[in-house]
Context: one part of a larger RNA
RNA sequence: GAGUUAACGCUGGCGGCGUGCAUAACACAUGCAAGUCAAACGGCACCGGGGUAGCAAUACUCCAGUGCAGUGGCGAACGGGUGAGUAACACGUGGGUAAUCUCCCCCCGAGUGAGGAAUAAGCCUGCGAAAGCGGGUCUAAUACCGCAUGAAGCUUCGGGACGCAUGUCCUCGAAGACAAAGCCGUAAGGCGCUUGGGGAUGAGCCUGCGUCCUAUUAGCUAGUUGGUAGGGUAAUGGCCUACCAAGGCUAUGAUGGGUAGCCGGCCUGAGAGGGUGAUCGGCCACACUGGGACUGAGACACGGCCCAGACUCCUACGGGAGGCAGCAGUGAGGAAUUUUGCGCAAUGGGCGAAAGCCUGACGCAGCGACGCCGCGUGGAGGAAGACGGCCUUCGGGUUGUAAACUCCUGUCAGGGGUGAAGAAACUUCGCAAGAAGCUGACGGUAACCCCAGAGGAAGCCCCGGCUAACUACGUGCCAGCAGCCGCGGUAAUACGUAGGGGGCAAGCGUUGCUC
Repeated sequence: GAGUUAACGCUGGCGGCGUGCAUAACACAUGCAAGUCAAACGGCACCGGGGUAGCAAUACUCCAGUGCAGUGGCGAACGGGUGAGUAACACGUGGGUAAUCUCCCCCCGAGUGAGGAAUAAGCCUGCGAAAGCGGGUCUAAUACCGCAUGAAGCUUCGGGACGCAUGUCCUCGAAGACAAAGCCGUAAGGCGCUUGGGGAUGAGCCUGCGUCCUAUUAGCUAGUUGGUAGGGUAAUGGCCUACCAAGGCUAUGAUGGGUAGCCGGCCUGAGAGGGUGAUCGGCCACACUGGGACUGAGACACGGCCCAGACUCCUACGGGAGGCAGCAGUGAGGAAUUUUGCGCAAUGGGCGAAAGCCUGACGCAGCGACGCCGCGUGGAGGAAGACGGCCUUCGGGUUGUAAACUCCUGUCAGGGGUGAAGAAACUUCGCAAGAAGCUGACGGUAACCCCAGAGGAAGCCCCGGCUAACUACGUGCCAGCAGCCGCGGUAAUACGUAGGGGGCAAGCGUUGCUC
């Protein structure tokens, strides 16, 4: 000098864009953050309309709608948070998978036949303070289970072609096992379902190279290193097991200890390099602590389950409930870090045929000079120069065109008015082209117009040298200053105050940290 997620002191007008727990991965009151589908299914309740019976109340039944929980499907593995752990194939980069999987989506092919047995909700009932649990009985499905068919694909065997290869390929042959569900619609048709091939996307695994300090850590290792066989997995592999061999790593630093999420980037620097890993993006890891599996295309699963532990809460003492490192918010810790806001209008996501519903993702608003950027606090004229202040050699000098005063201007703030873009999806009509209608949190905001009037808007640090800016008084090695050198013991440009001056400016200084 530059930089900073900064903090502290003094000061503080406006706006735009960013940004805001670095500490206790400490504990959390309260609300919200993941649902959706009735065009998969059976109920219950309510409402409307129709029909039948009845004088009527009402009862039964049909149709349509709304709500409620339940069965079922998809989602909940995304999105959001944090950085504890991890020195590792975790990350970065380049390869490999002849060792693999991939819901939804796209393209191509084949199929969707005929049956069965239950169960939730409901109804009846029991236990419990509650959380909840049980018994009986009834019923549906795109839930569940056989059967049939099954090109291709799969497994085994054979054949052919190819490859360095454990093998790969084949419109070749034989045998074997294995599928399905319906819904909407008058219909046409649409949406599904099953099974293959290809693609796309995502993921798993292997591997070359790179990735902090410490030798005041020198030896480490028994599933250890390799083989055979088997198990396990989507898949290779000591991943696991049995047996066999005795190996494997290491001064090119093994093993141990310490520290740390990694990167794109960011800061600095002429560069090389050094430092760093906030915000944004990619990857990883974690979700009270430790362990485990279940479901599923995908998890060993933040707002799922089970066990153990610590902690908190409820209890009728028998037993139960909970997990903010989601968004707000509270306490605590700390030098220090925000609102228990608005909206799904946009973008994106989940479900749905759609309308739509959900979405603390997101879009916005609020708070903080925390940062960057922009603007303003007025402009022109105005004295051989007022008053006051300060200094003085008492002549004057300086503050100083500064003020007053005159003439203007009208940014911002203030008052009044007009008032957006961001919005096409969607719905309706139409054969189509197209037309019409509807939807804005921000927000009565931005922007524009009008009104008034210089009115409401300047501080902070410094002035011995480095370093730009000097005098007076007070003080008297005191009180104090200080980044370094050093100032102060009676004439202090270095302390304190004043006048003056210098520098930056809605900031200015100080402190911490990096180059």